[in-house]
């Protein structure tokens, strides 16, 4: 510092989401050590046990329990110790500190500066003064009584620093005076005068002449200090306006109480104030800082631990003591809740340390100690002290150390992967060598302790002192919880010590194998449907480390709330418009103030704890010091430019005043002609009106047409116009009357009088409502008619509200320039409207210039583009209004308005990762414009009907094997299914196999032949011949015999063979289509933020992106063309098997003439080379004098001459795993191989393609002709002969330019005569031939008899534009034969049309819209149905908090009584003063009663809203989306919407 994700791409807006840092953390997996920290974030739930606050003997009385001793009536007493006693009383001090929590609190509660002239303050410092006299009393204890107990009641006794009275006393208080200074003018300090009033306690040490003195520590009183609190203020300090008014002690005076003090604090009167848009009051939610986290920073977010302040102790009230409390471990009352209980009555109060429960995702020990610091108490020694020092748990965080180091290659073994060779792991390991951090185990061993205190002893102070005692100084004693820790030696021995997440991409890191839209991942995008770097394992790699991952939360990226630091034309955002309150801004210039605002000095901003330097633990985290900083408040001082405030002055801003001026500005009253419709009447006859076509509709009761006249109502053609007025919404015939605002021009006045404006206010189209009118047209609603599958639309034919008019409401709109108002700067052209100057002119124009309004075009510049551009979306100021993802939602409570319809305000649950601008490529359009093509059209011929044949579909069946499915499957794969083919069914049989290559063992020479059972056949089972293969080597009988091993088979084994098994969506490769369509592209360069664009698009032209021009382009590439190959013409060349014209010779023949040999190559052919055709020449069109058309010569041929090979980039996940290759997956005694036999040929029936026809342009039939491509040896097969025939018998020729296969329509005769025929030939029947092992299933042919359907084919449809269509034969492939009427070829015969591009259908360039991009076989909308979520309304119903208003009213203060009770003082007594107790009154907490607000949860039902691979039903929108489409209203309608009416272009 970024990044991922909207789209096919792009750029932008804008949301989501990730990388960082933290944390009191929690959960998974793992876990060695030490140090320093931290540890109920939730139930302020409830609490068991123990401890957490005492202490003083030098205040006082009194004197236990043991213990010893004596005496005992053994029960016991006494004395002494214990004793400066424990334990309890009294008293004093403390307990208001320390410790804990964070409930309430939005407030002077914190924080910061201030004040208190309005206040208090134990203990403790300092300085004065001072401690006399004197008296009743009570607790403990002792005796009684109650009571279970807590505890309580009476009696007697007694002390004190406990209580009380006298005395004294001040510079104290309090009254009355007068002075002095100061003063903020209210007072306050000082100094005095005089009246009243006000005090005390003692103990302890020493000396003593026993009177007392004196020191210490304690009391009293005064003034002062410190310290610690009280009060009272500016400022700061959280959300909501769907909380907008609040407030009666309220807000101010007098007065009086009260309080430590001011003060409605509180009463009594009087008065009517007091707070609020600068947020009062109500509601939510909070303890607040210092600080932490986090950020560059401003800021944000918190507020554990430590530090300061507040609050609070079960919940609520209250008051007492006290220097201080409304008192965490005090007390009175109420409530709840728990424990004892003899049921009468008590008792408690962990939010203190530590524990238990409970809640919770979750958080330690019922430890040790006062040794250290710190506190109470105490002269002190001490005692207490769960503050607080340590220890213990727990990786909960932070540092910091280790879990070994140096060699070590046959790169071991294991795993893993592989193209099988290798390759990782990997010096890692084993193995050497070393070391000793930690770790055992032995041994030493601190610092925290410098204390205090005691004692010695020396200064020195007090004092009369040497005692006493206070303070220093030196010696000495002597105190450690942790803890035998930390640290330090020695020995030991690599020994006990590495996990976790994560590899798709962001994001560092990749392979197998399992799974198979399953399991499962996932933070975002997305991953997983048989080849998954995204699941789950292994392998290996990456990170990070005693820790790593998850979650969860805050900040940060987010400029994503923007003060730094954004924005509204179209992405979310300008309020419909002006007028104007508050408020914000505000021309020049002078003076003076100094509030904002600078600067400088102070003050103070607690420590801590961030920073920086330096030290201390071996580092380090932690500690310490010193610095630095705390941006803030405050106080003085000083400037005076700017803001501001006064005092003036000025005109450039605004106003006003005179003059001219142009307009549909606005109200109102009046008026006018066209036209519609209706009404009378004439004319006048069958229509007529209406539409794409119809119909309803009007009319013989006279319509429509026409002509007179006459009623009404509502609008004003022409003028008109990106022309005018108006603030917008609006305004249009003419006249009049009222009126509002503007503009120019010259001058004069006023003097900043200004702009913008939150509430407010006024106006506001059209639709709507109200009430009265009016009512021609039109026309929601509504009826009918028609279109439709439906038509609740569109179109027609009526027609009501409405639409006008008064008066009243509504208050909205695409109220749009989708652009708030003002001011001011900032190059231009070129229109228009209203003025005003110049020049000039007789005059008008015409030209120059100005100012105010309007419109376009376009520079800078802005802007995501698109665009905007002096009229800004540009530079800037001001001051209002609005945005923060989509959707829920122009919504839902709630409040205001409104007759009502509704309208302003305006949200959350949920639920997606996008919605959205804007321009780019394509793709579509029931969008243009051009232009092609057998695409139409204009021809001939078919197909669809009939039979048959052949293919599919679709039934059937054991199988009917498989695969091709719109063009572009469907006489296709298949160039040939009776068996084989053959993959399929049924049966029978094999298992190393029908075929390949090894390994093992074991047989046998192998191998070959031949035989027999059996059996449908494969095969099973057995048999005979044949004893012969090579042949290291040995024996020896020298040609025999053993034999290693080797081929070869057979038997068993292992590996493996085999699969027409599945995937053509895993693939090569090969084919088809668009389309032989004229396209697809590239480098450079130049534009664009870029996506692309340009080139390639324009004007011509072409069969063509073929050429020419022009052109920010130039140029190149694959494709057009063309080079191949086949016909056409011609030269040459070459002559056998081809030709035979001349020449020669022979046979026939009367001849003509044939026909045979020989010669020849002239011609025809064969095939090899060349020629030739390029718009080359000529006219002509025009042009741009270019391409290039059109015509014509010449030529066999003329404009690519016909034909054919050739198929650009690329679509279609097109077709093939069944042609063959070929990955992984399956099967392996079957999914593999062999055999018989069937099936593929099955048959209600639909389609596709052909072939025959239907007839006379025909059939039949007799004769006569002309052919080319081919093909033949297990073959073509001649002449001949047989047989109607198919075929047979035979066998010349020929492996071919030789011989053999071989023409048919045609033509030339006869016949037939319109008819199911002499047309057609289907089907059956009989007999026959041929192929082959075999023609039943299930071939072909032939003859003879049958003789069907069919008389030209609905709806729709298919090819064809010349040697083409049509029509004849022929020939080959595969093949034994054959279903071939099929493919592929070939030659004869041979034609008709083409005006022409509207249309139909494909195509290809421009251009337009586009919500499409899987690309219109797209997208998408809304009702019902289904299911799940949250949520509104809702009769009720259960809380919770709060108000009013009454009513009980505890404890208590205070206040009045007070007939009972009463030690201290008065009094001789009586009695008296005093005080208390009872009793009353106000007040008052919990409680109850009414009655409201405000908010939560539930509910029957019920609204809508989301969400959900394949439900319905329609097609609103998006292309002219097929009726443009959207606002806003109003109606109706199963739904999307219809329709009106008035805007808007998006």
């Nucleotide at each position: 510092a970024g990044a991922g994700u909207u789209u096919g791409a792009u750029c932008c807006u804008g949301g989501c989401u990730c990388a960082g840092g933290a944390c009191g953390a929690a959960c998974g997996c793992u876990g060695g050590c030490g140090g320093c920290g931290u540890g109920c974030u939730u139930a302020a739930c409830a609490c068991a046990u123990g401890c957490a606050a005492g202490u003083c003997a030098a205040g006082g009385a009194g004197a236990a329990c043991g213990u010893u001793u004596u005496c005992u009536u053994c029960g016991g007493a006494a004395a002494a110790u214990u004793a400066u006693u424990a334990a309890a009383c009294u008293g004093g001090c403390g307990a208001a500190c320390g410790g804990g929590u964070g409930a309430g609190u939005a407030a002077c509660a914190c924080g910061u500066a201030g004040g208190c002239a309005a206040c208090c303050u134990g203990c403790c410092u300092u300085g004065g003064a001072g401690a006399u006299u004197g008296g009743g009393a009570u607790a403990a204890c002792c005796c009684c009584g109650g009571g279970a107990a807590a505890c309580c009641g009476g009696g007697a006794c007694u002390a004190a620093u406990a209580c009380c009275g006298g005395a004294u006393a001040a510079u104290g208080c309090a009254g009355c005076g007068g002075c002095u200074u100061c003063u903020u003018c209210g007072g306050a300090a000082g100094a005095u005068g005089u009246u009243g009033u006000u005090a005390a306690a003692g103990c302890g040490g020493g000396c003593u002449u026993c009177g007392g003195c004196u020191c210490g520590c304690a009391c009293u009183u005064c003034a002062a200090g410190a310290u610690g609190g009280g009060c009272c203020u500016g400022c700061g300090u959280c959300c909501g306006a769907u909380u907008a008014g609040c407030u009666a002690g309220u807000u101010g005076g007098u007065a009086a109480g009260g309080u430590a003090a001011c003060g409605g604090c509180u009463u009594a009167c009087c008065a009517a104030g007091g707070c609020g848009a600068u947020g009062a009051u109500c509601g939510g939610u909070a303890g607040c800082u210092g600080g932490u986290c986090u950020g560059a920073g401003a800021g944000g977010a918190u507020g554990a631990u430590c530090a300061g302040c507040c609050a609070c102790a079960c919940u609520g009230g209250g008051a007492u003591u006290g220097a201080g409390a409304u008192a965490c471990g005090g007390c009175c009352c109420a409530g709840a809740c728990u424990c004892c209980u003899a049921c009468g009555g008590g008792a408690g109060g962990c939010a203190g340390c530590a524990g238990u429960g409970g809640g919770g995702a979750a958080u330690u020990u019922u430890g040790c100690g006062c040794a250290a610091u710190g506190g109470a108490c105490g002269a002190a020694a001490g005692u207490c002290u769960g503050a607080c020092g340590c220890a213990g748990c727990a990786a909960c965080g932070c540092c910091g150390c280790g879990u070994g180091a140096u060699c070590g290659a046959u790169g071991a073994a294991g795993c893993u992967u592989c193209u099988a060779g290798g390759a990782g792991u990997g010096u890692a390991a084993a193995g050497a060598u070393c070391u000793g951090u930690c770790g055992u185990g032995a041994g030493g061993g601190a610092a925290g302790a410098g204390a205090a205190g005691c004692u010695u002893g020396g200064a020195u102070g007090u004092a009369a002192a040497u005692a006493a005692u206070g303070u220093u100084c030196a010696g000495g004693u002597g105190u450690g919880a942790c803890g035998g820790u930390a640290c330090c030696u020695c020995a030991c021995a690599a020994g006990a010590a590495a996990g976790c997440a994560c590899c798709g991409g962001c994001u560092a890191a990749c392979u197998u194998c399992g799974u198979g839209c399953c399991a499962g991942c996932a933070g975002c995008c997305g991953c997983g449907g048989u080849a998954a770097u995204a699941c789950g394992a292994g392998g290996g790699g990456u990170g990070c480390u005693a820790g790593c991952g998850u979650u969860g939360u805050c900040c940060g990226g987010a400029a994503u709330a923007a003060c730094u630091g954004g924005g509204c034309g179209u992405a979310a955002a300008g309020g419909g418009u002006c007028c104007g309150u508050a408020g914000g801004c505000g021309u020049c210039u002078u003076g003076c103030c100094a509030a904002g605002u600078u600067g400088a000095u102070c003050g103070u901003u607690a420590a801590a704890g961030c920073c920086a330097c330096c030290g201390g633990c071996u580092c380090a985290a932690c500690c310490g010091g010193u610095g630095a900083u705390c941006u803030g408040c405050g106080a003085u001082c000083a400037a005076a430019a700017c803001u501001g405030g006064u005092a003036g002055g000025a005109u450039a801003g605004a106003a006003u005043a005179u003059g001219u001026g142009a307009g549909g500005g606005g109200a109102a009253u009046g008026u006018g002609g066209a036209a519609u419709u209706c009404c009378u009447g004439g004319u006048g006859u069958a229509g007529c009106g209406g539409u794409g076509a119809c119909a309803u509709g009007c009319g013989u009761a006279g319509a429509u047409a026409u002509c007179a006249g006459g009623a009404g109502g509502a609008a004003c053609a022409c003028c008109a116009a990106u022309g005018g007025c108006g603030a917008a919404g609006g305004c249009a015939g003419c006249a009049u009357u009222c009126u509002g605002g503007c503009a120019c021009a010259a001058u004069a006045u006023u003097g900043a009088c200004g702009c913008u404006g939150a509430g407010g206010g006024a106006c506001g189209a059209a639709a709507g409502c109200g009430u009265g009118g009016g009512g021609a047209g039109c026309g929601a609603a509504c009826a009918g008619g028609a279109u439709u599958a439906g038509a609740u639309a569109c179109c027609c034919u009526g027609g009501u509200a409405g639409u006008c008019c008064a008066c009243g409401c509504c208050g909205u709109a695409a109220a749009c320039g989708a652009u708030g108002a003002g001011u001011a700067c900032u190059u231009g052209g070129u229109g228009g409207u209203g003025g005003g100057g110049g020049a000039u002119u007789c005059g008008a124009c015409c030209c120059c210039u100005u100012c105010a309004c309007u419109a376009u075009c376009g520079g800078a510049g802005c802007u995501a583009a698109c665009g905007c551009g002096u009229u800004a979306a540009g530079u800037a100021c001001u001051c209002c209004g609005c945005c923060u993802g989509g959707g829920g939602a122009c919504u839902a409570c709630g409040g205001c308005c409104g007759c009502a319809a509704g309208g302003c305000u305006g949200a959350a649950a949920c639920u997606c990762a996008a919605a959205g601008g804007a321009a780019u490529u394509g793709a579509c359009g029931g969008g243009g414009a051009c232009c092609c093509g057998c695409a139409c059209a204009a021809g001939a011929g078919g197909u669809g009907g009939a039979a048959c044949a052949u293919g599919u579909g679709g039934u059937u069946u054991a199988a009917u094997u498989c695969g091709a499915u719109g063009c572009a499957a469907c006489g296709c794969g298949a160039a040939g299914a009776a068996c084989c083919u053959u993959a399929c069914c049924u049966g029978g049989a094999c298992u190393u196999g029908a075929c390949a290559u090894g390994u093992u063992a074991g047989u046998g020479a192998a191998a070959g032949u031949c035989c027999u059972g059996u059996g449908a056949a494969a095969g099973c089972a057995g048999g005979a011949c044949c004893c012969u293969c090579u042949g290291c080597g040995a024996g020896c009988u020298u040609g025999c015999u053993c034999a290693a091993a080797g081929a070869c088979a057979c038997u068993a084994u292992c590996a493996c063979a085999g699969g027409u098994g599945a995937u053509g969506c895993a693939u090569g490769g090969c084919u088809g289509u668009c389309g032989u369509c004229a396209g697809c592209u590239c480098g450079u360069g130049u534009c664009g933020u870029g996506a692309g664009a340009u080139g390639u698009u324009g004007g011509g032209u072409u069969a063509a992106g073929u050429c020419c021009c022009g052109c920010a382009a130039c140029g190149a590439g694959c494709g057009c063309a063309a080079c191949c190959c086949c016909c056409g013409u011609g030269u040459u060349c070459u002559g056998u098997u081809g030709c035979c014209a001349c020449c020669c010779g022979g046979a026939u023949g009367a001849g003509a003439a044939u026909c045979c040999g020989g010669a020849g190559c002239a011609c025809u052919c064969u095939g090899g080379a060349c020629a030739g055709a390029c718009u080359g020449c000529c006219u002509g069109g025009u042009u741009u004098c270019a391409a290039c058309c059109a015509g014509g010569a010449g030529g066999a041929a003329g404009g690519u001459g016909g034909g054919g090979a050739u198929g650009a980039c690329g679509u279609c996940a097109a077709g093939u795993c069944a042609g063959u290759a070929u990955g992984g997956c399956c099967c392996u005694u079957a999914c593999g191989g062999c055999c018989a036999g069937g099936g593929c040929u099955g048959c209600a029936c639909a389609c596709g393609u052909a072939c025959u026809a239907c007839a006379a342009u025909g059939c039949c039939u007799g004769g006569u002709a002309c052919a080319a491509u081919g093909g033949g040896a297990a073959g073509c097969g001649a002449g001949a002969c047989c047989g109607c025939g198919a075929g047979g018998u035979g066998g010349a020729g020929c492996a071919a330019a030789u011989c053999c296969u071989a023409a048919a329509a045609a033509c030339c005769g006869g016949g037939c005569c319109c008819a199911g025929u002499u047309c057609a030939g289907a089907u059956u029947g009989u007999a026959g031939g041929c192929u082959g092992c075999a023609a039943c299933u299930c071939g072909c042919c032939u003859a003879c008899a049958u003789g069907a359907a069919g008389g030209a084919g609905g709806a729709a449809u298919c090819g064809c534009u010349a040697g083409u269509a049509a029509u004849g034969c022929c020939g080959u492939a595969u093949c034994a034969g054959c279903u071939a009427c099929g493919a592929c070829g070939g030659c004869g015969u041979g034609a008709a049309u083409a005006c022409g591009u509207u249309c139909c259908c494909a195509g290809g360039c421009c251009u337009u819209g586009u919500a499409c991009a899987c690309a219109c076989c797209g997208c998408c909308c809304g009702u019902c149905a289904c299911a799940u979520c949250a949520u509104g309304a809702a009769a009720g119903u259960c809380g919770a908090u709060u108000g009013u208003a009454c009513c009980c009213g505890a404890a208590g203060u205070c206040g009045c009584c007070g007939a009972g009770u009463u030690a201290a003082c008065c009094g001789c007594a009586a009695g008296g003063a005093g005080a208390c107790a009872a009793g009353c009154g106000c007040c008052g907490a919990a409680g109850g009663u009414a009655u409201g607000g405000u908010u939560g949860g539930u509910a029957a039902u019920u609204g809508g809203g989301a969400u959900g691979a394949a439900g319905u039903c329609g097609u609103a929108a998006c292309a002219a989306g097929g009726u443009a489409g959207c606002c806003g209203u109003a109606g109706g309608g199963g739904a999307a919407c219809c329709u009106g009416u008035g805007g808007c272009u998006g």
Small-subunit ribosomal RNA from a Fidelibacterota bacterium, 1546 nucleotides, folded computationally. The coordinates come from a structure-prediction model, not an experiment, and the mean pLDDT is 81. The RNAcentral record of the sequence draws on SILVA.